Model confidence (mean pLDDT): 85 of 100. This is a predicted structure of a 314-nucleotide part of an RNA (large-subunit ribosomal RNA, domain IV) from a Verrucomicrobiota bacterium. Rfam family: Bacterial large subunit ribosomal RNA.
Context: one part of a larger RNA
RNA sequence: AUCUCUCUAAGGAACUCGGCAAAUUGACCCCGUAUCUUCGGUAUAAGGGGUGCCCCGCGAGGGGCCGCAGCUAAGCGCAUCAACCGACUGUUUAGCAAAAACACAGCUCUCUGCUAAGUCGCAAGACGACGUAUAGGGAGUGACACGUGACCAAUGCGGAAAGGUGAAAGCGUGAGGUGCAAGCUUCGCGUCUAAGCCCCCGUGAAUGUCGGCCGUAACUAUAACGGUCCUAAGGUAGCGAAAUUCCUUGUCGGGUAAGUUCCGACCCGCACGAAUCGUGUAACGAGUUGAUGACUGUCUCGGAGAGAAGCUCG
Numbered sequence: 001a002u003c004u005c006u007c008u009a010a011g012g013a014a015c016u017c018g019g020c021a022a023a024u025u026g027a028c029c030c031c032g033u034a035u036c037u038u039c040g041g042u043a044u045a046a047g048g049g050g051u052g053c054c055c056c057g058c059g060a061g062g063g064g065c066c067g068c069a070g071c072u073a074a075g076c077g078c079a080u081c082a083a084c085c086g087a088c089u090g091u092u093u094a095g096c097a098a099a100a101a102c103a104c105a106g107c108u109c110u111c112u113g114c115u116a117a118g119u120c121g122c123a124a125g126a127c128g129a130c131g132u133a134u135a136g137g138g139a140g141u142g143a144c145a146c147g148u149g150a151c152c153a154a155u156g157c158g159g160a161a162a163g164g165u166g167a168a169a170g171c172g173u174g175a176g177g178u179g180c181a182a183g184c185u186u187c188g189c190g191u192c193u194a195a196g197c198c199c200c201c202g203u204g205a206a207u208g209u210c211g212g213c214c215g216u217a218a219c220u221a222u223a224a225c226g227g228u229c230c231u232a233a234g235g236u237a238g239c240g241a242a243a244u245u246c247c248u249u250g251u252c253g254g255g256u257a258a259g260u261u262c263c264g265a266c267c268c269g270c271a272c273g274a275a276u277c278g279u280g281u282a283a284c285g286a287g288u289u290g291a292u293g294a295c296u297g298u299c300u301c302g303g304a305g306a307g308a309a310g311c312u313c314g
Base pairs, nucleotide, nucleotide: 002308003307004306005305006304007303008302010300011299014298019295027051028050029049030048031047036041038143052065053064054063055062056061066070078293079292080291081290082289083288084287085285086284090102091101106141107140108139109138110137111136112135118127119126120125144280145279146278147277149210150209151208154207155206156203157202158201159200163198164197165196170191171190172189173188174187175186176185177184178183211229212228213227214226215225238272239269250266251265252264253263254262
């Protein structure tokens, strides 16, 4: 020097990507408990106090009193504030990811009338189900609250059957080859015609999509307003430098002595946006981020000690 521990003056996160690790807290009893809230919770919130006393005895020890309860050998929550995501308990990559991913209750669409739809199988048959639309299958979303805008042009799906197109077979007809003929065979034309396609209508919690340019108000700036082009229709509510913002450490405010992170705003949204859901949200989380208190060898910056291993012999 290494490993595992113990202690450490003064300071107390100055360490570091980051308080990683360590330390603090911890049990029981009493008091007390904010904000928010779906009124259940949050909550062990936070915070404060106590965990023995008396007598004899040098001591060891003995005796007494009270209470539900007299931890301190070990065991035994650090706390608070704010934001994001996911409602929650749960599930997951058997070595390295536990999560914001999956699931979930709830919501919606769609198929299915029973020999159900759907699935497995060549079939028999079976599941669905000894169920019957308050049932079963599929798809999406994902508690709850408030909402869920426009577009059916394209694609998909559904419907209607008028028209067009539409293969083979059938029917009619023409020509060629061969044959005495019957016939066989090759080619053409016409007619008829299923599904499909074209055409028409509907359909978005179906796949999806949701503009540009120019001008205008009595400072300036901006444009409620006007013009024009295109489109199926031009993004509504709400949110917004966001898990989305390139420029960007945007600008302003807060917090710090100092803040590319964080929080609150602004809106110029490169490239948010409404069940590939939008916006909120109590509770919950070994989730992510920021801040504060307490605490500490993380550090200033080291030091001391214990055990182990290491070395020799066996």